[in-house]
């Protein structure tokens, strides 16, 4: 100095599922001047759905001071989260920082 692994971080990519419906409130626009229609936002409720923030259940498998403890894929639950766009997003790639460590 380099490979690899772990953690953090920056950038890029990143799926799925109703722009659902009802009620209330606010703002704007149009016609009109009695009122009506449309768009957006916020709050609450109802039904349906998704699984890739998190969480939970089960557990292959791995490790250790080994009859106990720790980690944990797949699968499942949907509490939270999400179902136009934005944000988020397991995970992947590259860069940087720190740590571990064989050659």
């Nucleotide at each position: 100095g380099c490979a690899u692994c772990g953690c953090g971080u920056g950038c890029g990519g990143g799926a799925g599922a109703g722009a659902a419906u009802c009620g209330g409130g606010g703002c704007c626009c149009u016609g009109c001047c009695a009122c009506a229609g449309g768009g957006c936002c916020c709050c609450g409720g109802u039904c349906g759905c998704c699984g890739a923030a998190g969480g939970c259940g089960c557990a292959a498998c791995c490790g250790g001071c080994c009859c106990c403890c720790g980690g944990a894929a797949c699968c499942g639950c949907u509490c939270a989260g999400g179902c136009a766009g934005a944000a988020g997003g397991g995970c992947c790639g590259c860069g940087c920082g720190c740590g571990a460590c064989a050659g």